[in-house]
The RNA shown here (SAM riboswitch aptamer (S box leader)) has 110 nucleotides and comes from an Acidobacteriota bacterium.

RNA sequence: GCGAUAUCCAGAAAGGUGGAGGGACGGGCCCUGUGAAACCUUGGCAACCUGCGGCGCGAGCUGCGAUGGUGCCAAUUCCUGCCGGUGCGCACGCACCGGAUAGAUGCCGA
Numbered sequence: 001g002c003g004a005u006a007u008c009c010a011g012a013a014a015g016g017u018g019g020a021g022g023g024a025c026g027g028g029c030c031c032u033g034u035g036a037a038a039c040c041u042u043g044g045c046a047a048c049c050u051g052c053g054g055c056g057c058g059a060g061c062u063g064c065g066a067u068g069g070u071g072c073c074a075a076u077u078c079c080u081g082c083c084g085g086u087g088c089g090c091a092c093g094c095a096c097c098g099g100a101u102a103g104a105u106g107c108c109g110a
Stems, first nucleotide, its partner, number of pairs: 002109002005106004013042005021031003025081004043073004048069002051064005077102001082099007
């Protein structure tokens, strides 16, 4: 990098180096010299894998824990992009609901 799959409306800091970007991409809208990205130290949140239990023929569901692996610590994945529905409306358009696409992360596979 590829294929499948689960989850994504919750949660989580402080310093140092650094010096202008960042929020995947487009459009919005935000964050940012009251210091962006990146790197380092310590801390934390989570519970996908690892651990221990309960139910189950099984697939699996569920509870506890947090060692190790892993991810994360602005805003719903910040909103949206494509399709369908409902409402307002002459229409354009807008709002809401649902589904998908895309993305992120884990686990598995070749």
It matches the Rfam family "SAM riboswitch aptamer (S box leader)". Rfam's curators write: The SAM riboswitch is found upstream of a number of genes which code for proteins involved in methionine or cysteine biosynthesis in Gram-positive bacteria. The SAM riboswitch acts at the level of transcription termination control. Rfam links the family to the GO term regulation of gene expression.